[in-house]
RNA sequence: UCAGAAAAAGCCAAACCCGACCGCAAGGCGGGGGCGGAAAACCACGGGUUUCAAUGAGACAGCCGGGUUGCCUGAU
Numbered sequence: 001u002c003a004g005a006a007a008a009a010g011c012c013a014a015a016c017c018c019g020a021c022c023g024c025a026a027g028g029c030g031g032g033g034g035c036g037g038a039a040a041a042c043c044a045c046g047g048g049u050u051u052c053a054a055u056g057a058g059a060c061a062g063c064c065g066g067g068u069u070g071c072c073u074g075a076u
Stems, first nucleotide, its partner, number of pairs: 001075004011037002016032004021028002035062001041068003045065003048060005
């Protein structure tokens, strides 16, 4: 520099359950759990979905695209 999900030293953690946590809500956070993930790390920039006290303000990065950074393995 290029390629990849075969492997797994390690990493993250869907649904669901619990919270004598936060939020009007979407949802977030913590614990359990483990469907899965090669960016399922971070960023609401475009699209999308979604909430409300609605013409404005939010939520979702594990919906798609884009941007930034990075682990492992292989090749050079």